[in-house]
RNA sequence: UCAGAUUGCCAGCUAAUCGCCUGGGCUGUCGGAAACGAUCGUCCAGGAGGAAAGUCCGGGCAGCAUAGGGAAAGACAGUCGCUAACGGCGACCGGGGGCAACCCUAGGGAAAGUGCCACAGAAACGAAACUUCCCUGAGAUUAUUUGAAGGGUAAAGGUGAAACGAGUGGGGUAAGAGCCCACAGUCCUCUGCGGUGACGCCGGGGAGAGGUAAACCCUGUCUGCUGCAAGGAGGUGCACUUUCAUAAGGUUCCCGCCGAAGGUGUACCAUAAGAUCCGCUUGAUUCCGGAAGCAAUUCCAGAACUAGAUAGAUGAUUAGCAGUCCUGAUUCGUUGGGGUGAACAGAACCCGGCUUACGUACAAUCUGGCAUA
RNA sequence: GCCGACCUAGCUCAACGGUAGAGCAGUGGUUUUGUAAACCACCGGUUCCGGGUUCGAGCCCCGGGGUCGGCU
Numbered sequence: 001u002c003a004g005a006u007u008g009c010c011a012g013c014u015a016a017u018c019g020c021c022u023g024g025g026c027u028g029u030c031g032g033a034a035a036c037g038a039u040c041g042u043c044c045a046g047g048a049g050g051a052a053a054g055u056c057c058g059g060g061c062a063g064c065a066u067a068g069g070g071a072a073a074g075a076c077a078g079u080c081g082c083u084a085a086c087g088g089c090g091a092c093c094g095g096g097g098g099c100a101a102c103c104c105u106a107g108g109g110a111a112a113g114u115g116c117c118a119c120a121g122a123a124a125c126g127a128a129a130c131u132u133c134c135c136u137g138a139g140a141u142u143a144u145u146u147g148a149a150g151g152g153u154a155a156a157g158g159u160g161a162a163a164c165g166a167g168u169g170g171g172g173u174a175a176g177a178g179c180c181c182a183c184a185g186u187c188c189u190c191u192g193c194g195g196u197g198a199c200g201c202c203g204g205g206g207a208g209a210g211g212u213a214a215a216c217c218c219u220g221u222c223u224g225c226u227g228c229a230a231g232g233a234g235g236u237g238c239a240c241u242u243u244c245a246u247a248a249g250g251u252u253c254c255c256g257c258c259g260a261a262g263g264u265g266u267a268c269c270a271u272a273a274g275a276u277c278c279g280c281u282u283g284a285u286u287c288c289g290g291a292a293g294c295a296a297u298u299c300c301a302g303a304a305c306u307a308g309a310u311a312g313a314u315g316a317u318u319a320g321c322a323g324u325c326c327u328g329a330u331u332c333g334u335u336g337g338g339g340u341g342a343a344c345a346g347a348a349c350c351c352g353g354c355u356u357a358c359g360u361a362c363a364a365u366c367u368g369g370c371a372u373a
Numbered sequence: 374g375c376c377g378a379c380c381u382a383g384c385u386c387a388a389c390g391g392u393a394g395a396g397c398a399g400u401g402g403u404u405u406u407g408u409a410a411a412c413c414a415c416c417g418g419u420u421c422c423g424g425g426u427u428c429g430a431g432c433c434c435c436g437g438g439g440u441c442g443g444c445u
Base pairs, nucleotide, nucleotide: 001369002368003367004366005365006364007363008362010359012321013320014319015318016317017316018315020047021046022045023044024043025042026041028039029038030037031036049344053355054354056353057352058351059350060349061227062226063225064224068255069254070253071252073223074222075221076220077219078092079091080090081089082088093107094105095104096103097102108218109217113216114215115212116211117210125165130157131156133152134151135150136149139146140145167183168182169181170180171179186207187206188205189204190203192201193200194199231278232277233276234269235268236267237266238265239264240263241262242261243260244259249258250257285304286303287302289300290299291298292297323340324339325338326337327336328335329334374444375443376442377441378440379439380438383397384396385395386394391428399415400414401413402412403411421437422436423435424434425433
């Protein structure tokens, strides 16, 4: 300097003017006996994100029974760990790609069963044999030779994504073939060593099994359903009474479990707005420091409180600056002019992830090539 | 906010995982004095997009986009 790989960080700042939402203080007006409520004004404080998004997973929380057993249905699938949990994350193993840094990986079971494998091809997993090769050989032929029919074989040809499923060499045979042998390779298994484990290495023994499970299925693990439009806003106790009855309801079905829906009276506490209020933001929270661990993450100590709207606030304008780009001067310290000052996007119960969208710049580490010293 | 369904030619819809078709529309021709109808032929596909599984994907799986519907 060129080409890459892996991460990290930011999402602007200041001032003025005009506005919005929430909380608090003060003042005025109205309602009220008061407590207090409504409203005008003013002052102070606070006011979006790395994805707030998609709603794709998981959890908290709430209701249904403190959510019980089985079926169905769904999800997931190497090993070990992390976690509240996960289909997430970390590390490792196996496989694949790259010269490398590094990246990708739905990665259980096809010797339990069923299904499928178009076209081409003789044949698509049932077994068989088109062209071959070889043996016997009716018959024909002077000989050479040809050859009906029967049998053996699957090495070679051709088709196909895939051809009966172990490559090369040798032996063997009428011709051949793991039919036999040697070497190499695949799978299963045993002993030893290393590892928590997936697995790896050395050695022994055995086997010949097409592909497809993001086809049905089998094995193992997990999942009850509904979502803040959940849910609550009178409660509890006692007495009497009506209706339905083993029924209805309890968010797929069965079993099991709980009887269910009202009315009247009375005692105590509470007392009101239903186009409203609560749930609602203090939480697996944030920051800083230390410790354990390769890491994900966890533990300890200290500090902080950081939106809560309800058709949905967090904005607009002007000026300047940081940053960055172009260009000129330079005494290499600086400095003049111009452009830009951006993108994706916006909380709506709350978290942990994943995925997707997107801007300018910076920083760190690493790999390969070229050039120079 | 929460939940569900769908996306194939200009329109409405088909298509066991095996060359993407049909009807209407459009264009040209035949017929007619002319038009319509009828008949014949033709044109027209990023199967919404990007990956994966598979020999092979409109179909199966994953992610994204868009459209429509339901719930106080």